[in-house]
RNA sequence: GAGCUUGUAGCUCAGUGGUUAGAGCAUACGCCUGAUAAGCGUGGGGCCAGUAGUUCGAGUCUACUUAAGCUUU
Numbered sequence: 001g002a003g004c005u006u007g008u009a010g011c012u013c014a015g016u017g018g019u020u021a022g023a024g025c026a027u028a029c030g031c032c033u034g035a036u037a038a039g040c041g042u043g044g045g046g047c048c049a050g051u052a053g054u055u056c057g058a059g060u061c062u063a064c065u066u067a068a069g070c071u072u073u
Stems, first nucleotide, its partner, number of pairs: 001072007010025004018056001027043005049065005
């Protein structure tokens, strides 16, 4: 230099172009217990890497930028 993959909650990850973007762990509160852990219940936490485009409608499709990883010269 060229090609490919990935970027979504604090972490690990889902998510057919169409309801208000979800799960597990973590975290807060409550229940339970003599107390703690475990268990059970209820919450908070995301402007989906960025900018444009396509579309009635984009986390999803397209282009560019950017970060990380892999392959190759």